[in-house]
Molecule: c-di-GMP-I riboswitch aptamer
Organism: Campylobacterota bacterium
RNA sequence: AUUUGAAAAAGCCAAAACUAUUGUGAGGUAGUGACGGAAAACUAUGGGUCUCAGAUGAGAUCGCCAGGUUACCGAG
Numbered sequence: 001a002u003u004u005g006a007a008a009a010a011g012c013c014a015a016a017a018c019u020a021u022u023g024u025g026a027g028g029u030a031g032u033g034a035c036g037g038a039a040a041a042c043u044a045u046g047g048g049u050c051u052c053a054g055a056u057g058a059g060a061u062c063g064c065c066a067g068g069u070u071a072c073c074g075a076g
Stems, first nucleotide, its partner, number of pairs: 002076004012037002017032006035063001041069003045066003048061005
């Protein structure tokens, strides 16, 4: 540098649900919690899905898929 996640170790993230808070809403944030995750880290670029008092518009979701950027441990 590249391929890879069988075994192992060190740590990491945290679904549902409940509580608080925030937003019209999808949702966001915090706490409890652990279903899972090897990018479940970051990024709305493409597709999908979802929302809207105001819609040829404005939003949400990267823990739906793909793309882009970066990264821990081990193995080849």